The RNA shown here (Fluoride riboswitch aptamer (crcB RNA motif)) has 65 nucleotides and comes from a Deltaproteobacteria bacterium. The organism belongs to Myxococcia, within Bacteria. The coordinates come from a structure-prediction model, not an experiment, and the mean pLDDT is 78.
RNA sequence: UGAUGCACAGGCAAUGAGGUUUGCCUUUAACCACCUGUUUUCAGGUUGAUGACCUCUACGAAGAA
Numbered sequence: 001u002g003a004u005g006c007a008c009a010g011g012c013a014a015u016g017a018g019g020u021u022u023g024c025c026u027u028u029a030a031c032c033a034c035c036u037g038u039u040u041u042c043a044g045g046u047u048g049a050u051g052a053c054c055u056c057u058a059c060g061a062a063g064a065a
Stems, first nucleotide, its partner, number of pairs: 009026005016056006033046005
């Protein structure tokens, strides 16, 4: 320095952060949304800061001061 194995743990779930929880993955991984047209390339459009719950931040809509 590289390979392999084991252990500790870590990572991911279509846009940020914290806590709880569920599922998935073990670095060659989990993951990288949907609709329409065109056809597998490109163009247009839609929802959501969550996998789920709570809170914060950003954004959008309505109302009040």